[in-house]
RNA sequence: CCACGACAAGGGCAAACCCCUCGCGAGGGGGGGGCGCAAAGCCGCGGGUCCCACGUGGACAGCCGGGUUGCCGAA
Numbered sequence: 001c002c003a004c005g006a007c008a009a010g011g012g013c014a015a016a017c018c019c020c021u022c023g024c025g026a027g028g029g030g031g032g033g034g035c036g037c038a039a040a041g042c043c044g045c046g047g048g049u050c051c052c053a054c055g056u057g058g059a060c061a062g063c064c065g066g067g068u069u070g071c072c073g074a075a
């Protein structure tokens, strides 16, 4: 360095649910919360699922691939 991922260290993120708010909706943002996560950081590129006002439309990165950046270091 590549690969790999532990009952390691220090940290990080935050499902359901509740409140506020934006959106027709799927859902988004903020607060609480904490099921989980080694990329649960970022990117709709392929597949998939979902929504619609059906359009040259949209949502999901915590569904699976892929791309890209990155912390730590036992076996």
Stems, first nucleotide, its partner, number of pairs: 004073002012037002017032006035062001041068003045065003048060004